[in-house]
């Protein structure tokens, strides 16, 4: 980059350096010189990987018990690989439904809720 696959309503500084931009894209709407991005430092949470408990398959085995191998679950720590620190992924694009309004009956529009979509991030494969 492609693919699979879990999750996105919690939660994280009155710090330092820097100096004008930023919130992925499209429309909006914020956000910022009472200081954007970025680096540092701090912290948040706990996907991985770590340690401990239970239950399920499977292999060794005479053998409820032991041990290996997987799944799945609960819990601890945060030492180690990520990640993440405005606003629900800030909202909204596309499909469908419910309430309502308009209406020259073809549809338009709002609020609202489901799903896809697109995007982030972890794990895994190629």
């Nucleotide at each position: 980059c492609u693919c699979u696959u879990a999750u996105c309503a919690c939660g994280a500084g009155u710090g330092g350096c820097g100096g004008a931009g930023g919130g992925a894209c499209u429309g909006g709407c914020c956000c910022g010189a009472u200081g954007a991005a970025g680096c540092c430092c701090g912290g948040c949470a706990a996907c991985c990987g770590g340690c401990g408990g239970g239950a399920g398959c499977g292999g060794c085995g005479g053998a409820u018990g032991g041990u290996c191998g997987u799944u799945c679950u609960c819990g601890c720590a945060g030492c180690g690989g990520u990640g993440c620190c405005a606003a629900u992924u800030c909202c909204u694009g596309c499909a469908g439904a419910a309430u309502c309004c308009g209406g020259g009956c073809g549809c338009g529009g709002a609020u609202u809720c489901u799903g896809a979509g697109a995007g982030a991030u972890g794990a895994g494969a190629g």